The part of an RNA shown here (small-subunit ribosomal RNA, 3' major domain) has 475 nucleotides and comes from an uncultured prokaryote.

Context: one part of a larger RNA
RNA sequence: UGACGGGGGUCCGCACAAGCGGUGGAGUAUGUGGUUUAAUUCGAUGAUACGCGAGGAACCUUACCUAGGAUCGAAUUGCUUCGGAACUAUUCAGAAAUGAGUGUUCCUUCGGGUCAGUAUGAAGGUGCUGCAUGGUUGUCGUCAGCUCGUGCCGUGAGGUGUUGGGUUAAGUCCCGCAACGAGCGCAACCCCUAUUUGUAGUUGCCAUCAGGUUAUGCUGGGGACUCUACAAAGACUGCCUGCGCAAGCAGUGAGGAAGGAGGGGACGACGUCAAAUCAUCAUGGCCCUUACGCCUAGGGCUACACACGUGCUACAAUGGCGAGUACAGAGGGUAGCGAAGCCGCAACGGCAAGCCAAUCUCAAAAAGCCAAUCUCAGUUCGGAUUGAGGGCUGCAACUCGCCCUCAUGAAGUUGGAAUCGCUAGUAAUCGCGCAUCAGCCAUGGCGCGGUGAAUACGUUCCCGGACCUUGUACA
Repeated sequence: UGACGGGGGUCCGCACAAGCGGUGGAGUAUGUGGUUUAAUUCGAUGAUACGCGAGGAACCUUACCUAGGAUCGAAUUGCUUCGGAACUAUUCAGAAAUGAGUGUUCCUUCGGGUCAGUAUGAAGGUGCUGCAUGGUUGUCGUCAGCUCGUGCCGUGAGGUGUUGGGUUAAGUCCCGCAACGAGCGCAACCCCUAUUUGUAGUUGCCAUCAGGUUAUGCUGGGGACUCUACAAAGACUGCCUGCGCAAGCAGUGAGGAAGGAGGGGACGACGUCAAAUCAUCAUGGCCCUUACGCCUAGGGCUACACACGUGCUACAAUGGCGAGUACAGAGGGUAGCGAAGCCGCAACGGCAAGCCAAUCUCAAAAAGCCAAUCUCAGUUCGGAUUGAGGGCUGCAACUCGCCCUCAUGAAGUUGGAAUCGCUAGUAAUCGCGCAUCAGCCAUGGCGCGGUGAAUACGUUCCCGGACCUUGUACA
């Protein structure tokens, strides 16, 4: 100087407390461990691994296993030699890769080119080392810290500044001070959102006027309104009162759409964990080179006495079921979205309008509301499992896809010890969309809106953190 303390002081955080809803029990989805296997490819492992890399494992992917193959090789490029073949079509063998055979003989600016063969240099490796590395990332932590120049103090390591008194979300600001300044962080600048104004008016809108319809902005028209998207305004403790030297704090204050950082996002200091990644990529070294590289078929990554994590669905009446009816936002669409009417109980199918989309379409929002039914049961709860028949995608759904219909109708009656999330348009609950994608194992991930709470006395305690101080046999 740090680190540590079941030392002290001050302070903060869904840290506790106060509340609401979960997990842990059931079934199932998914990941992991373990076991099994020819293989169950590899990585991630307290917090900071475990619906993680993977934003799509039937083949492919694919790295694994078994079997069959070729060896300048699947791909790039240079050079040299040789040849007229190669592609394509077709026959045979084969699971295919591939091998054997038959037929045809490309373009040209005539230099050559495409392609193929030979030879050489060179390839290739998801092989090892993340403890050789770059880059990227997690974490402490959006915590308020981390430092430097000059000066001063100390023999020196170092200290001071950065401590003290206040204040703040903040090393934020003020006052004081052997310090005076500065940098990286904080904040602000950026984006979305809440209000208003101006400009603009199509594909959006429809108050007024006119026309028309069973009905609909449907038509003429209109820019008022909603909206769209560009430019501005607006919030700064600016004003008032109280307290205070000041910074600032308090107020059911005024005004205002918004009030004290208005609400979200992006943004992550010096560093820590030899943290993670050589399998995104790049790369040193080592290793393989008729194989640890390459091609192909089939299998595996989907196994299953078990254990754990994360979810979904439930156990019901604040509910289930059938019928009627209302209101979103944000997105996607041409190898696409596909209306209407038609067939089918349905998944879907056939025909087909429109739309490169504020125009057409996916598209039905659901919870909600209205009246009816069930009447507390393992039930009209719950839907696992299984049987049968179908549909779709795709070369192909056996291993191993999703969907529909009928039948079947398991556990489960609110969950031990323990443990998690959340402070407001939040939790809880309800549906909708997107990426990946032929299809889909999506209950995942990322977004969007609808309905919409309870509680916070407080900081004694648990956990983590910041500052000052103290002790130390630790570095």